Predicted 3D model of a 346-nucleotide part of an RNA (small-subunit ribosomal RNA, central domain) from an uncultured organism. Rfam family: Bacterial small subunit ribosomal RNA. Rfam links the family to the GO terms structural constituent of ribosome and ribosome. Its mean pLDDT, the model's own confidence on a scale to 100, is 87.

Context: one part of a larger RNA
RNA sequence: UUGGGUUUAAAGGGUGCGUAGGCGGAUAGAUAAGUUCGUGGUGAAAUCGUUCGGCUUAACCGGAUACCCGCCAUGGAUACUGUCUAUCUUGAGUGUGGUCGAGGAAGUUAGAACGCGUGGUGUAGCGGUGAAAUGCAUAGAUAUCACGCAGAAUACCGAUUGCGAAGGCAGACUUCUGGACCAUAACUGACGCUGAGGCACGAAAGCGUGGGGAGCGAACAGGAUUAGAUACCCUGGUAGUCCACGCUGUAAACGAUGAUCACUAGGUGUUCGGUCGCAUGACUGAGUGCCCAAGCGAAAGCGAUAAGUGAUCCACCUGGGGAGUACGUUCGCAAGAAUGAAACUC
Repeated sequence: UUGGGUUUAAAGGGUGCGUAGGCGGAUAGAUAAGUUCGUGGUGAAAUCGUUCGGCUUAACCGGAUACCCGCCAUGGAUACUGUCUAUCUUGAGUGUGGUCGAGGAAGUUAGAACGCGUGGUGUAGCGGUGAAAUGCAUAGAUAUCACGCAGAAUACCGAUUGCGAAGGCAGACUUCUGGACCAUAACUGACGCUGAGGCACGAAAGCGUGGGGAGCGAACAGGAUUAGAUACCCUGGUAGUCCACGCUGUAAACGAUGAUCACUAGGUGUUCGGUCGCAUGACUGAGUGCCCAAGCGAAAGCGAUAAGUGAUCCACCUGGGGAGUACGUUCGCAAGAAUGAAACUC
């Protein structure tokens, strides 16, 4: 390479949009590029294969034949693919009427709690632990009441709930805004699927500049524990956590399961629509869970939300270590990220 694979053994890109490319619905006609059949030419000889012959045999040599699976030309065929023309509506999209939701952005605002400030009451402890101590407190703490300030997060509702491409999203209200679903079948008429490069988004931590700073809290300090204790526990506490703008671009970015389409028994919940019904409900579409038929799987398990049966496109894997390292390159302020070996060794 052919092939075989990618939930857990190596292997699905973090996610989307999309360029090139690959692949692509129904009907009719044209064409004949691919495809296919015939014919002609060419495809040197030697070599190789088959067969016959010549050296006593063989190697070797000679004759014949086959092959050279190709290319060129020409004449037919027209199912499939391509191209062109015309048409269609089921794929896709639009319209119309509804519905849904923690989808996104900006702003306004509420209550509880923690902390702090001021004042009142009040007196000797508080706090913390396995037990203690550090710490706080007669300069009046803890507790309690009143008023005020500040920052961050939103109890209950709340749920295998919902929304989003993923990351993720939760008090309430307002403004702006994206989407999905259902019904209808009015419109377009294949406009589709995937997607190397590319572009955009992308938790936390981290970085830059300027704010903010209640609580929590890497680092750090102290107290304990211990043989030691650079920890677990306790008292403090800086960066950070929060906001604005910019960067970083990684995660067990997980369903460890790429996207799209079609097909293959059922049962039982639930969310949002629709139809029927007086109603418990029945049917139907789109999600979201559980249990299972066939089938698959090494098994665990998966099972219409497939890991089943097929199709198209992309990504990735090829023994362990060395190593996601070195070198080079690109990106980054840096941290580092991306790409990514070999020697050697088992």